[in-house]
RNA sequence: GCCGGAGUAGCACAAUCGGUAGUGCAGUUCACUUGUAAUGAAAAGGUUGGGGGUUCAAGUCCUCUCUCCGGCA
Numbered sequence: 001g002c003c004g005g006a007g008u009a010g011c012a013c014a015a016u017c018g019g020u021a022g023u024g025c026a027g028u029u030c031a032c033u034u035g036u037a038a039u040g041a042a043a044a045g046g047u048u049g050g051g052g053g054u055u056c057a058a059g060u061c062c063u064c065u066c067u068c069c070g071g072c073a
Base pairs, nucleotide, nucleotide: 001072002071003070004069005068006067007066010025011024012023013022019056028042029041030040031039049065050064051063052062053061
């Protein structure tokens, strides 16, 4: 330099043909307990790496770019 893959909540990952962004763990609050743990309940937590475009509507499509992984040279 060329090709391919990945980037989504604090962490690990989902999200069908473009149509309400979710699950588990962690954290918070409450219940339970003499107290803690465990258990149960509830609520919260998101610039979908970044910019631009297409569309009524984009995590998803197009484009530029950043980071990481693999392959070729």